[in-house]
Molecule: SAM riboswitch aptamer (S box leader)
Organism: Bacteroidota bacterium
RNA sequence: UACUUAUUAAGAAAAGCCGAGGGACACGCCCAAUGAAGCUUUACCAACCCUAUAGUAAAUAAAUAUUUUUUUAUAGAAGGUGGGAAUUCGUUCCGAGUACAUCGGAAAAAUAAGUC
Numbered sequence: 001u002a003c004u005u006a007u008u009a010a011g012a013a014a015a016g017c018c019g020a021g022g023g024a025c026a027c028g029c030c031c032a033a034u035g036a037a038g039c040u041u042u043a044c045c046a047a048c049c050c051u052a053u054a055g056u057a058a059a060u061a062a063a064u065a066u067u068u069u070u071u072u073a074u075a076g077a078a079g080g081u082g083g084g085a086a087u088u089c090g091u092u093c094c095g096a097g098u099a100c101a102u103c104g105g106a107a108a109a110a111u112a113a114g115u116c
Base pairs, nucleotide, nucleotide: 002115003114004113005112006111007110008109013042014041015040016039017038021031022030023029026091027090028089044083045082048080049079050076051075052074053073054072055071057069058068059067088108093105094104095103096102
């Protein structure tokens, strides 16, 4: 880089340095000298991986146990990631809807886990 699966309506900031951009892309609409982006420190949020407990199903086994795997619930946060304006800020494609609003799905994007 590519592919697979899952999630994306909730949540969570102060200080220091610096100084003009930022919200992926396009358009819109916003944020920003009452300080953008970036860097540092200390806290925080969540719970994908993870940890503990109790179950579920399967494999192994003569059987129980052990072990391995699947899966559910509850609790947790040591570790690996991730996150902290606005629903992923909204919209692009398809469908429902007379139409506007709105709703469902897809695409795109982000993140995690895994595979080559």